[in-house]
Description
c-di-GMP-I-GGC riboswitch aptamer, 93 nucleotides, folded computationally. The coordinates come from a structure-prediction model, not an experiment, and the mean pLDDT is 86.
RNA sequence: GCCGAUAAAGGUAAACCUUGAGAAAUCAGGGGACGCAAAGCUACAGACCUAAAUCCCAAGUUUCCCCGGGAUAUGGUGGCUGAGUUGCCGAAG
Numbered sequence: 001g002c003c004g005a006u007a008a009a010g011g012u013a014a015a016c017c018u019u020g021a022g023a024a025a026u027c028a029g030g031g032g033a034c035g036c037a038a039a040g041c042u043a044c045a046g047a048c049c050u051a052a053a054u055c056c057c058a059a060g061u062u063u064c065c066c067c068g069g070g071a072u073a074u075g076g077u078g079g080c081u082g083a084g085u086u087g088c089c090g091a092a093g
Stems, first nucleotide, its partner, number of pairs: 002093001003090002011036002016031006034079001040085003044082003047077003053072005
């Protein structure tokens, strides 16, 4: 250095409940632990989620809007994968 113990010390915290923010996805605080050796950090690439706004379609016919269908991230997920970057511990091999 690779690697990752039924090691030690410490860390983090899914679902769910709750309060708040948001159009939503989701995020933040509190409770709570399914898990995690980078489940620390960065949305750069892929993937996935959402569609306020914009555009298209349809209906209506005076047309626009509202309602219905669809497309799109500029919004998200680092606990989806890759990549980048930083880092605790040290058995076996």